[in-house]
The RNA shown here (small-subunit ribosomal RNA) has 1449 nucleotides and comes from an uncultured prokaryote. It matches the Rfam family "Bacterial small subunit ribosomal RNA". Rfam links the family to the GO terms ribosome and structural constituent of ribosome. Its mean pLDDT, the model's own confidence on a scale to 100, is 84.
RNA sequence: AACGAACGCUGGCGGCAUGCCUAACACAUGCAAGUCGAACGAAGGCCCGGGGCUUGCCCCGGUCACCUUAGUGGCGAACGGGUGAGUAACGCGUGGGAACCUGCCCAGGGGCGGGGAAUAACUACUGGAAACGGUAGCUAAUACCGCAUACGUCCUCAGGGAGAAAGGCUUCGGCCACCCUUGGAUGGUCCCGCGUCUGAUUAGCUUGUUGGUGUGGUAAAGGCGCACCAAGGCGACGAUCAGUAGCUGGUCUGAGAGGAUGAUCAGCCACACUGGGACUGAGACACGGCCCAGACUCCUACGGGAGGCAGCAGUGGGGAAUAUUGGACAAUGGGCGAAAGCCUGAUCCAGCAAUGCCGCGUGAGUGAAGAAGGCCUUAGGGUCGUAAAGCUCUUUCGAUUGGGAAGAAGGCUCUCUGUGCAAAUAGUGCAGAGGGUGGACGGUACCUAAAGAAGAAGGACCGGCUAAUUUCGUGCCAGCAGCCGCGGUAAUACGAAAGGUCCGAGCGUUGUUCGGAAUCAUUGGGCGUAAAGCGCACGUAGGCGGAUUGGUGUGUCGAUUGUGAAAGCCCAGGGCUUAACCCUGGAAUUGCAGUCGAAACUGCCAAUCUUGAAUACUUGAUAGGGUGGGAGAAUUCCUGGUGGAGCAGUGAAAUGCGUAGAGAUCAGGAGGAAUACCGGAGGCGAAGGCGCCUGCCUGGCAAGAUAUUGACGCUGAGGUGCGAAAGCGUGGGGAGCAAACAGGAUUAGAUACCCUGGUAGUCCACGCCGUAAACGAUGGUCACUAGGUGUUUGACGGAUUAACCCGUUGAGUACCAAAGCUCACGCAUUAAGUGACCCGCCUGGGGAGUACGGUCGCAAGGCUAAAACUCAAAGGAAUUGACGGGGGCCCGCACAAGCGGUGGAGUAUGUGGUUUAAUUCGAAGCAACGCGAAGAACCUUACCUGGCCUUGACAUCCCGUGACCGCUACAGAGAUGUAGUUUUCUCUUCGGAGACACGGAGACAGGUGCUGCAUGGCUGUCGUCAGCUCGUGUUGUGAAAUGUUCGGUUAAGUCCGGCAACGAGCGCAACCCCUGUCCUUAGUUACCAUCAUUAAGUUGGGGACUCUAGGGAGACUGCCGGUGUUAAGCCGGAGGAAGGCGGGGAUGACGUCAAGUCCGCAUGGCCCUUACGGCCAGGGCUACACACGUACUACAAUGGUAGGAACAAGCUGCUGCAAGACCGCGAGGUUUAGCUAAUCAGUAAAACACUAUCUCAGUCCGGAUUGGAGUCUGCAACUCGACUCCAUGAAGUUGGAAUCGCUAGUAAUCGUGGAUCAGCAUGCCACGGUGAAUACGUUCCCGGGCCUUGUACACACCGCCCGUCACACCACGAAAGUGGCCCCAACCAGAAGCAUGUGUGCUAACCGCAAGGAGGCAGCAUACCAAGGUUGAGGCCGUGAUUGGGGUG
Repeated sequence: AACGAACGCUGGCGGCAUGCCUAACACAUGCAAGUCGAACGAAGGCCCGGGGCUUGCCCCGGUCACCUUAGUGGCGAACGGGUGAGUAACGCGUGGGAACCUGCCCAGGGGCGGGGAAUAACUACUGGAAACGGUAGCUAAUACCGCAUACGUCCUCAGGGAGAAAGGCUUCGGCCACCCUUGGAUGGUCCCGCGUCUGAUUAGCUUGUUGGUGUGGUAAAGGCGCACCAAGGCGACGAUCAGUAGCUGGUCUGAGAGGAUGAUCAGCCACACUGGGACUGAGACACGGCCCAGACUCCUACGGGAGGCAGCAGUGGGGAAUAUUGGACAAUGGGCGAAAGCCUGAUCCAGCAAUGCCGCGUGAGUGAAGAAGGCCUUAGGGUCGUAAAGCUCUUUCGAUUGGGAAGAAGGCUCUCUGUGCAAAUAGUGCAGAGGGUGGACGGUACCUAAAGAAGAAGGACCGGCUAAUUUCGUGCCAGCAGCCGCGGUAAUACGAAAGGUCCGAGCGUUGUUCGGAAUCAUUGGGCGUAAAGCGCACGUAGGCGGAUUGGUGUGUCGAUUGUGAAAGCCCAGGGCUUAACCCUGGAAUUGCAGUCGAAACUGCCAAUCUUGAAUACUUGAUAGGGUGGGAGAAUUCCUGGUGGAGCAGUGAAAUGCGUAGAGAUCAGGAGGAAUACCGGAGGCGAAGGCGCCUGCCUGGCAAGAUAUUGACGCUGAGGUGCGAAAGCGUGGGGAGCAAACAGGAUUAGAUACCCUGGUAGUCCACGCCGUAAACGAUGGUCACUAGGUGUUUGACGGAUUAACCCGUUGAGUACCAAAGCUCACGCAUUAAGUGACCCGCCUGGGGAGUACGGUCGCAAGGCUAAAACUCAAAGGAAUUGACGGGGGCCCGCACAAGCGGUGGAGUAUGUGGUUUAAUUCGAAGCAACGCGAAGAACCUUACCUGGCCUUGACAUCCCGUGACCGCUACAGAGAUGUAGUUUUCUCUUCGGAGACACGGAGACAGGUGCUGCAUGGCUGUCGUCAGCUCGUGUUGUGAAAUGUUCGGUUAAGUCCGGCAACGAGCGCAACCCCUGUCCUUAGUUACCAUCAUUAAGUUGGGGACUCUAGGGAGACUGCCGGUGUUAAGCCGGAGGAAGGCGGGGAUGACGUCAAGUCCGCAUGGCCCUUACGGCCAGGGCUACACACGUACUACAAUGGUAGGAACAAGCUGCUGCAAGACCGCGAGGUUUAGCUAAUCAGUAAAACACUAUCUCAGUCCGGAUUGGAGUCUGCAACUCGACUCCAUGAAGUUGGAAUCGCUAGUAAUCGUGGAUCAGCAUGCCACGGUGAAUACGUUCCCGGGCCUUGUACACACCGCCCGUCACACCACGAAAGUGGCCCCAACCAGAAGCAUGUGUGCUAACCGCAAGGAGGCAGCAUACCAAGGUUGAGGCCGUGAUUGGGGUG
C1' cells in the first nucleotide's frame, strides 16, 4: 500500500459496486424450458344453422375467432444459469497445421411423381396400494415403408452399381415448409512447436509399449482396435513416482525487474449424489433425459416404488464470517411460432449489510467580564478558550407540502401518402407521415414552498521508532507490550482525569500478500579470520576458448505483414450538479509467426597460420615413488669373566630389581625398530607425505639452442584413482615405546598429571576403512599492475690462477613495503589488487552434521541430509578498562632481619548471643567491636511499667480576665490538685497599647517515628598512592589514540634527553606551624657571670648567659673529585648546628565502595495527632550457661619490699587550685596564707642510682574474690559510684593453631597533666625521663604504581561458565503392535450396455403364385467392462505400554 475480510467501540444521508473464501455437507416448499391447432386425430365448452320433441334436454351439420385437456408429430431442451471436486494434462495460453463434421442462417443449381402398411389418443375388459401397466378393437399426419426419377453426389474391377422428398395456409398473387446438391458463414472435432508449481530422502520407466504392413473403426489423421513383423520408445535439458493446484485476460504490490494471487466481469476447460454405460440427435455420452451398480433419504397394503438445489430464493449443519422463500418480462437477450403471442429466478429492478470506493452534512459571523466549572500551579498565574452564553445570519441533507421526468424503439392498431402485384379506388408486401396502445423500478430521480440551528461525532493514540504531556491512584501488585522494553512509593510506558495529536461516519485490532529486504543478489550479494573453497588429482558430459581469409545466415540487428478477443491499466474527449461510476476514440499489449534485407560479432562449413599447447635433442638439481642388497651407533635380552651392595626412581617417596649376586665393567652372541652430526624460514612431490649407503625399475620439474605437429586448449556436474593417524580382517614379526590394565605415590577424593611394570598397537605382506585445525582455515587456468632484501637451482656476459666477485636473464622459496583492496586485522607480481572463463559452497543462533530414508562398509562408522520446537541474538575485527596461580620494572614495617606483644590467667571495657516488661538506637572484613559515648545512681534517656495532660513543655496570630513572681497549709510516689496569703507592672495623645500569667476557639505546634537506596553537609577508605584530565593539532570509517609511550633519573607524571605533537589545569614539591644553630630587639613574674647581701636570686644591681617571644640569618647539590649523554642526577669529600625532602605536623587530585550518618544539624516524601506528642515516679540501658575484639595487672631476682637521696616537660586553677599548721594508720577532716597565675598552688616526678633484705617457693611473686570497718561527692550510692584501712589471698610458673605493632630519640619501659565531670578511667588526648636491636636482600605473602600480553570478563574473577543428577512442561525419534488411506500385481466375479455370433420363439409394409425368404423384435451365447470379493507386495498418515536424546524453566 492492498483486501470478497472478520472482531471491538461508534453510527446522519446519498450514488456506484460487492456479498458461503468453510461442508463438491444434507436438503422441506415454490419457481428456474417450453412452444407450435398455419403438421395430425379425438373430446369438451362457446357460437351459427337444422331436426326431434318431454321446452330444456338430445341428435345432425357447420364454423371460425377463441378457450381447455392429454396424445401423435416438429423444433427446442447440448443454449442460458451454477460450481471448481477432479485435472500437472495439448487442460490452459500463444503461434501454426489438416484428414473432418456443422440443425437453424445466406448464395447458386435441381426436384417435390405414384403407392402402401401401421400406431398412440379413444373404446371395452383387466392387473396393481401406488408408480405404472396388460389384452382385444378403431383411426390421422409434415410419424413410418417401398416404387419411380437423378444435373450434380457416393462407390467402382471403369464395365457398372447405389441413394430423395411432405405437406400446410392463402384474399389464389403467393407465402412458409420439404428433398438432393455445390459453396459460404457460424459453431465444433483432431494434430504440432513453445510456455505452464514443488520434491532426487522419487533414477530408472515402458509390452499396445515404439515403429512398420494389412485390416477394422470413426465425421475425421492416428496402436484408436486387431493380426503379423521388427525391438524399439522416454530419461540428469529430470522420465517414472509422490504432493499441491482448474488455466488465462487480469488483480494487488513494486522505480523497474520481479513477487504474490486467479472473488466479482470476460474467454477456455471440467463436473452435476458416487461409479459405469450407451440411446436419441446436426450437436450429449446430456445439471432440472434414460439404464445398471452403490451410499443416503422418503412412500408402501412389504409385493414394490420414488428422489438428486455445485439454477433463484430458502432450511439445517459447518464456521470468525457472507443477504429476500421480493417485483417484472417495461428494457437487453434466448426458445417456439407465419404472426399475435406464450415461456424465460437469463436479465432488469427493489430489499438486507458502513463490506468497499466516492460525494455531502452535523452550521456561519461576531462575541473578553478572558464568566462559571474542570485541570495544573513556582499560589503570581496558566489552560480548556472565542470555546460557551449572548447578539446577527444561512437552510445543504433529513422530516413536512405541491409538482414531476428520461429510460419507448420495434411490434400491433387506426388514418393518410408513394410504390410492387393486379382489371381494381378490394386486398396485400415494401417505404414514409400522423394518432392510439404499452413502465417492474415508482410518484423514483429532479424541481418547489414554509418553518426552524432546529434532527445528525466518534475512534485510536501521546517513552523511542512516531505527530502529541501533566496530575492523581497503584507499588515487579494490578496490568501494558509491534520491537526495544515499562511497573519493586515521586511511572510522560499500568488505571483514571485534564490537556494534546492523528483520522473522521468512521476509527482501531487481528489475519493475509507485496514493499522496505541488495535478507536468494538477471538487473543486484558473497566464501583468509563473520555462514561459505570439495583433502588432492585425473577425466566424461557440459560451459568457455588464439590469428588470417572465404562461404553460410543459427543467434543478432533493421523494415514490413498477420495475430496479440472484449473489458481492465494509461492518454484525450464526453455523460450523470461533482466524484466514484459510465460512454467514445487513441495508445499500449515489451509476445509469437510469416516475408524481405544487413553481415561487424557469435555459431556452423572450408582453407591457412604460429604466438597457446605438445613432441624431439642436450644439460641440471632433487629425503619424488617402487623393489632388492648392505652398514654402523644405540636400547633390550642371552652366555661367560671381574666384583660385592646396592640399583632404579622422584618435588619428596614408594611400588620395582638385587647376596639365587643386581647395578657397574669386559668379551662374545641374538633380535627388532629407527637412521645422530651434515640439517638450513634448504630440497622434492597434486595432496597425504618423503631423511644412513647402494643396484635396478620409474614419475614429475627446470634451463638452453634448434626442429616438428598445427588450437591438439582451460575448467570440469556425475565418475575414477590417491589419501596422515587411529581402527578392522588373515598371516608373520615384536628390541624400544606404549592406549587398556595392575601396583606405588599425590589428593578431601584422583578412575588424572608423577613413578614402576605392561597387553593390543606401533613393524612386514595382502585386503578393508576414507576421515583430520587433510590449514596458506585462501579452488583451478590465463593476462596485466612500483620496488627492495635473503635463499635454492639453471643459462649468459665481464673480470679472474682458483675459491670467489660483479652484472643480465629464467624457474622456485621466504621477508619488508608502494598503489590498490579490506569492517578491521591484514594482503600486496607466490594478491585477499585489476580483468576473463569454469567448478564447488553459503544465506541468523540452537536443535544438528542429528533423526528418518537411501547408499557404501566385516565392524567401527562414512556420504547424502531435514523438521517440530526454541532464542533475539549467535558471530568477526578492533577499542578502553578490569582481571590472570602471564611477563618486565619499581615501591611500602609487605616479607626478611630484629625488639616487644595479642591468642593461655584474673579483672576492666565493647560486641554477638541468650534472657527480660524493657535490657533504647546506630556501627558489621580491612575501613563495626575502650566505636557515636570528652564520662547511664536521678537527670541524661530515646526503652519498659504505672499515674496524668490534650492548642499542648516550645513558636506565631485572635478574644477575655488578671500584674507576674513569691510564700504557707493539706492530699498524693510525684506530675498535679485544693485552700489561703502577699503584691497591685511599664508607656500613654487617657481612647488604649506592650511584656508576663491564667482561661477560651481554631489555624497550628510536636515526633530520637520510616526512608542515608530521594538528599545537603560532614566523615571513613583505597592513599600522602602518583596519579587524573583538558584545549588545539595530528592519526584512525569509528570506539579511540597521540600528548601521559620510549632512554635515564627521582620520594614524586621529580627533572633531563628524544619524539606529531605543542601547551595547560587538578594533584607532587614549595609557600604555613612546631623543632634543631646563630644573630638582633626587649628584659618581668624568668636569669645571675661580675659587685654587694641572704638560710634561700632573698634583696640591691646587671642585660652578659639560660629562658621567654618578636624580627632576621642559615642549606642551595652552592664548592671539590668521580660517574653520567658536556643533561637531569647519583656516589664520595670539605665546610657546617644541620647535607642532599634535616625531623615532625597541617595539607588528601579525578574518582571508587548506592561505604557511614534522617539519633549532631538541615531537608523532599510518607506516617501519628486525647498520641508514634507532652509531664511524672519507679525500673532498665549495669541481666549472664556462652563466644569474640580491645586493654590493664601479672606470672617474678634485669625482680619484690623497706629506707634515705637526685633529675623533667607540658598542662591546669575563682562554684577554682590550695601551701603551711593541727587531727586521723589512711581515704580524709578542720583552719586558711597565697594565687585571676613565667609571681601562688596542683608538684611528690617515676623508672634510674645507693644501702638493706628476700633466694626460686604458688613464694615477702600475684593481687582477684569475699567479710568487716570507714571516707568523699551528691536530694539520693539497694539495684548501680570512687577511694581508704584491717582481714581474706583465686587463677596464673611466659601461653596451641594463628596473629599485631615498630626502622631512631623510634620500639620498649617510667611516671606527669588535661578534656568530660557533683562524683566516677585500666579508655581517650597530650607531656617529658631512660633508651635499644636489626634491615643480607626483593625469591616468596599482602597492598600499590608504570609498560606489555591473553581474555568467551564489563554488576568487570566475589566475573563468566560446562556436564550429570532431581522436579515440571513442550515438541520430536525408536517401539511388540494396532487403525485408516492410496497404489500395484495375480485371480474370482461379471449388472447395465454396445458389438459379434446364433437362428429357439414371435413377426404389418419389401420379394415371391405359394411354400417361404429378406429384414425386424425378443431370447441365448461370446468378447469387453463398473461395483464387489480373495491373496500378496509397496507407499503414506494416525495411534502405542515402554524407551532415547533435545528444548525451556